Transfer RNA from a Candidatus Zixiibacteriota bacterium, 73 nucleotides, folded computationally. Its mean pLDDT, the model's own confidence on a scale to 100, is 80. The organism belongs to Candidatus Zixiibacteriota, within Bacteria. Its Rfam family is "tRNA".

[in-house]
RNA sequence: GCGCCAGUAGCUCAGUGGAUAGAGCGACGGCCUCCGGAGCCGUAGGUCAGAGGUUCAAGUCCUCUCUGGCGUA
Numbered sequence: 001g002c003g004c005c006a007g008u009a010g011c012u013c014a015g016u017g018g019a020u021a022g023a024g025c026g027a028c029g030g031c032c033u034c035c036g037g038a039g040c041c042g043u044a045g046g047u048c049a050g051a052g053g054u055u056c057a058a059g060u061c062c063u064c065u066c067u068g069g070c071g072u073a
Base pairs, nucleotide, nucleotide: 001072002071003070004069005068006067007066010025011024012023013022018056027043028042029041030040031039049065050064051063052062053061
């Protein structure tokens, strides 16, 4: 350089074009406890990598760019 795959919460990841975008872990608060941990309950946290396009409607489809991974000479 070329080809393929991926990019969604702090981390690991779900998410069939239509619901208010979710889970686990983590963080914070509460219950419990002598204190902590475990357990239970709750809360916060999102430019869905960026831009453009298609569509009544896009995290999802298309194009370009960026970043990472794999393959190849």